[in-house]
Context: one part of a larger RNA
RNA sequence: GGAUUAACGCUGGCGGCGUGCCUUAGGCAUGCAAGUCGAAUGGUCCCGAUGCAAAUCGGGACAAUGGCAGACGGGUGAGUAAUGGUAGGGAAUCUACCCCAAAGUGAGGGAUAGCUCGCCGAAAGGCGGGGUAAUCCUGCAUGUAGUCCCGAUUUAUCGGGACAAAAGGACGUAACUGUUCGCUUUGGGAGGAGCCCUACUCCUAUCAGCUUGUUGGUAGGGUAAUGGCCUACCAAGGCUAUGACGGGUAGGGGGCGUGAGAGCGUGUACCCCCACAAUGACACUGCGACACGGGUCAUACACCUACGGGUGGCAGCAACCGGGAAUAAUCGGCAAUGGACGAAAGUCUGACCGUGCGACGCCGCGUGAGGGAUGAAGCCCUUCGGGGUGUAAACCUCUUUUAUUCCGCAAUAUAGCGGGAAGAAUAAGCGUCUACUAACUACGUGCCAGCAGUCGCGGUAAUACGUAGGACGCAAGCGUUAUCC
Repeated sequence: GGAUUAACGCUGGCGGCGUGCCUUAGGCAUGCAAGUCGAAUGGUCCCGAUGCAAAUCGGGACAAUGGCAGACGGGUGAGUAAUGGUAGGGAAUCUACCCCAAAGUGAGGGAUAGCUCGCCGAAAGGCGGGGUAAUCCUGCAUGUAGUCCCGAUUUAUCGGGACAAAAGGACGUAACUGUUCGCUUUGGGAGGAGCCCUACUCCUAUCAGCUUGUUGGUAGGGUAAUGGCCUACCAAGGCUAUGACGGGUAGGGGGCGUGAGAGCGUGUACCCCCACAAUGACACUGCGACACGGGUCAUACACCUACGGGUGGCAGCAACCGGGAAUAAUCGGCAAUGGACGAAAGUCUGACCGUGCGACGCCGCGUGAGGGAUGAAGCCCUUCGGGGUGUAAACCUCUUUUAUUCCGCAAUAUAGCGGGAAGAAUAAGCGUCUACUAACUACGUGCCAGCAGUCGCGGUAAUACGUAGGACGCAAGCGUUAUCC
C1' cells in the first nucleotide's frame, strides 16, 4: 500500500447493487415452512333440476381407503486427514417420473377403512360385533420380447421345455367402433445413484513399531452389485523412516485476498461434492432413506397429567432467552422463475420474488453556480507599520439534482413512470501538523498533567502535552484496533 461476513470512537444528506450470529452443533413461547388428486373408490353433508313419492341427474365441501410427492427444495459445518475432495480410469450394478420402439390389457375370487352398534381411557388413543368400494389384495388364462435348461447348427441362428403380467377412469355414441389419460411385459436412451483402482491432498518422531477378521485362499451366506461385507475351515500373512501406528488441527473444491510472478494466506456470500438433524443406535416403507418438519428403543432436557400414563425436538423463515466486541422484520405476495400433485381449472410452496432495518462494503450524486474589495465586521498573529482567515461573507444575477409537496398514468401484491409548485433553500465532518510524513504560530502547563507506531517529547520561552487561530490530508465519511499478503 491492498484486503475484511469486521468491531470500537466521533460524525452522518440521497440513491443503485450487494451483504449481515465468525461466539454456545446452547435452549427455544408463538405463527408459518409439504402437500395434492372427486377424471382411482365407497360414502356423509349442503344446494339446484325432474318427480306425488321412490329415485335419477348436475354442482360444491369434507374425513377415510388408494395413488404420487414427502429421499427434492431449505439449513448447518459438529464430526471426518479419508468410508471425504479433486483429476483420470474401470466392471460386478440399480434406476420412479421423462423420451423412443415392440407386444398386450381376457375371465374370476377376497379382505378392510370409512359407516353402524357396543365398550375402555383424564387425555393421547385403543378394543370387539356387523356390513361395504376401488387403479387395494390374490389366484387362473395368454406369452411378442425376456431369463434359465436341453438339442441341432452354416456360430448367423433354429427347434423343444420351464418361469413369470396387467386396472381401470374420463369424453363421445341410440349402442358398438372411436379419442384420450392410465396399467403390464420387454429392449434402448437421457438424466441420476451405488461400487472399485491410480495420483495428489495440514502439523507432529518429545508418537517407532502397528495388526488376529488382522493378510490371503476354499466353500457358503448376504447385496441391485464386487469384496472379510459376514460365517466356517485352511495357511501365516499384511503395513512401516518413501513415516505405518498414535497425537493435534481441519469439512474439500471451483474460487477469494495479496503479489510483477513464483508463491504465501484463506474457504463468508454464489456453484459442485460430502457429512449431520437434541445425543446414541436400529430397522420399516419405498425406484431411491437407515429418512431435519416419518417410525422404534435408550439417554439427557422440557411440558401436560385424574399419578395409571402421555407429548416434544427451529443446524427451515421470522421471533425470544442466553453467550458475545458483534450481526436484521414474530413484514407482503405467489404477479415472475422453479418445484409437488392434478386431464385441466387450480391448490400448496418462509424455495423464490419483493419490501423493511444496519454507512457493513463497493459505486454514483449532492450539500449550489457565475459575478463580487488593495480586501467589511469578528477572531488570530504582530517588529504596532501591518499580516492572516479571504472572493471567503455580505450583496447582485441564475439554476433546482436531492429533500418537501400537488396532480395525473400504468402495472404484477409491492417497488414504479410522467408533469408541476415554492425555495439556495433541507445537507460536513474526521484525522493530522518534531522526523519517518504533506502541514506553524500564540497562550496555558512546568519530568506535573499528558503524548507515543519507532526514535523519543514534557524539569519556565514545548512547531512533540492542552486550548485557540492557521495549515495539510481524506471526505459522508474519517480515525483506531484485530487478521492476511